[in-house]
RNA sequence: CGAGCCGGCCGGGCGGUCGCGGUGGACGUUUCCUUGGAGACGUCUGUCGAGGAAAGUCCGGACUCCACAGGGCAAGGUGGUGGGUAACACCCACCCGGGGCAACCCGCGGGAAAGUGCCACAGAGAACAGACCGCCCGUCCGCCUCGGCGGUCGGGUAAGGGUGAAACGGUGGUGUAAGAGACCACCAGCGCCCGGGGCGACCCGGGCGGCUUGGCAAACCCCACCCGGAGCAAGGCCAAGAUCGCGUGACGGCUCCGGCCGGCGCGCGUGCGCAGGCGCAUCAGGGCGGCCCGCCCGAGCCUGCGGGUAGGCCGCACCGAGGCCGGCGGCAACGUCGGCCCCAGAUGGAUGGCCGUCGGCCGGGGGAAACCCCGGUGCACAGAAUCCGGCUUACAGGCCGACUCGUCGU
RNA sequence: GCGGGUGUAGCUCAAUGGCAGAGCCCCAGCCUUCCAAGCUGGCCAUGCCGGUUCGAUCCCGGUCACCCGCUCCA
Numbered sequence: 001c002g003a004g005c006c007g008g009c010c011g012g013g014c015g016g017u018c019g020c021g022g023u024g025g026a027c028g029u030u031u032c033c034u035u036g037g038a039g040a041c042g043u044c045u046g047u048c049g050a051g052g053a054a055a056g057u058c059c060g061g062a063c064u065c066c067a068c069a070g071g072g073c074a075a076g077g078u079g080g081u082g083g084g085u086a087a088c089a090c091c092c093a094c095c096c097g098g099g100g101c102a103a104c105c106c107g108c109g110g111g112a113a114a115g116u117g118c119c120a121c122a123g124a125g126a127a128c129a130g131a132c133c134g135c136c137c138g139u140c141c142g143c144c145u146c147g148g149c150g151g152u153c154g155g156g157u158a159a160g161g162g163u164g165a166a167a168c169g170g171u172g173g174u175g176u177a178a179g180a181g182a183c184c185a186c187c188a189g190c191g192c193c194c195g196g197g198g199c200g201a202c203c204c205g206g207g208c209g210g211c212u213u214g215g216c217a218a219a220c221c222c223c224a225c226c227c228g229g230a231g232c233a234a235g236g237c238c239a240a241g242a243u244c245g246c247g248u249g250a251c252g253g254c255u256c257c258g259g260c261c262g263g264c265g266c267g268c269g270u271g272c273g274c275a276g277g278c279g280c281a282u283c284a285g286g287g288c289g290g291c292c293c294g295c296c297c298g299a300g301c302c303u304g305c306g307g308g309u310a311g312g313c314c315g316c317a318c319c320g321a322g323g324c325c326g327g328c329g330g331c332a333a334c335g336u337c338g339g340c341c342c343c344a345g346a347u348g349g350a351u352g353g354c355c356g357u358c359g360g361c362c363g364g365g366g367g368a369a370a371c372c373c374c375g376g377u378g379c380a381c382a383g384a385a386u387c388c389g390g391c392u393u394a395c396a397g398g399c400c401g402a403c404u405c406g407u408c409g410u
Numbered sequence: 411g412c413g414g415g416u417g418u419a420g421c422u423c424a425a426u427g428g429c430a431g432a433g434c435c436c437c438a439g440c441c442u443u444c445c446a447a448g449c450u451g452g453c454c455a456u457g458c459c460g461g462u463u464c465g466a467u468c469c470c471g472g473u474c475a476c477c478c479g480c481u482c483c484a
Base pairs, nucleotide, nucleotide: 001406002405003404004403006401007400008399009398010397012358013357014356015355016354017353018352020049021048022047023046024045025044026043027042028041029040030039031038032037033036051381055392056391058390059389060388061387062386063231064230065229066228070293071292072291073290076226077225078224079223080094081093082092083091084090095109096107097106098105099104110222111221115220116219117216118215119214132161133160134157135156136155137154138153140151141150142149143148169187170186171185172184173183174182188212190209191208192207193206194205195204196203197202235314236313237312238311243271244269245268246267247266248265249264251262252261253260254259272306273305274304275303276302277301278300285297286296287295288294322341323340324339325338326337327336328335329334359379360377361376362375363374364373365372366371411480412479413478414477415476416475417474420434421433422432423431428464436452437451438450439449440448457473458472459471460470461469
């Protein structure tokens, strides 16, 4: 210098001006009440105000309510080993397998000699394999140049051909009529035993064995471990009014003078839940927030108590699994100690508009180059809504660092 | 905001992991004087990207689009 690989970070800066939301202070106006507080509004002023993904809502938690004597089942999730963590499907380190010359990358990475199931088409045969061609032996027939050749039938054979994603270890030899782990040597794989290393997954070395036992578990399943349900529209507090029924008041209309109808006002009751009583049923059904055993309730009526909807307040936004810096321990993830900081928050939902300048990008021109000049462009993905830890996805442009390979120079 | 579900032809629906089909629609031909009906033939699809598998509409991730429910009787 070229090519590559991995990690971390930024993702506009500065200034002016007009606004928006939260919050603190001062002053003023006003309302309420136990006279010094509370609420509302206004003015001035201080301070804070989107993200690395705020997104998808895919995991895990915090928090809240419901359920929960106990037992069983189902469903779901995770899946090499060891660690980290509040927890995880996340992170770190290592192991194994695969890819790359390498840096490094990828892997839903337990079990297929527990069981069941599937393996289409093609092919003779697809899982206790299989004779289509070929090879070999024999019988019979035919031809014949008497060496053989062709055909039928019976048998042997998995070395060769062919089909397929996959054909029941590989190479070489012995052996044989031809062949075959039938036997032998080496190699691969599996199981068992021994020695060594490692916390472990696993690795290294040696011996023995039968010679070999296909793939799919992101098919059922088996093994080990985890797991109650719902979600801030969770949930808590304060609390109008309306609907329907009954009664009643004045008004209006009609009248067969008994009343009836209409809207309005007032009073009581009702719906949802809980408790108690009477009653019904002992079947059906319902509830116990997946199901069963089990437990409880029961059509309807009466009594008592308490909720709930619009709306407002809280949850909810200072104190957290919090952020930054440094020390120590650890290979690392991370832990621990010390110091400093307070850091958005609504409920039609704030974080914006304009201008200047620097930077970026695009186009043109000049220059050997560095660079300079002119014009254009607000300029990636996107935007909080209970909070937090991850994963995934989207993203213009840029910065920093480690490493590998190649070439050249010293 | 929270939760759930679905994507197959122009429309409505099928399809054990093994050649994606049916009805209606559309086009062409036959029939008819013409139209309709009828008959014959044809066109047209698994939302997209990966993975598992010999093989994916189906199984597993991601992504996009659409639909539904939830304010505890109102």

Predicted 3D model of RNase P RNA and transfer RNA as a complex of 484 nucleotides. Rfam match: Bacterial RNase P class A. The coordinates come from a structure-prediction model, not an experiment, and the mean pLDDT is 77.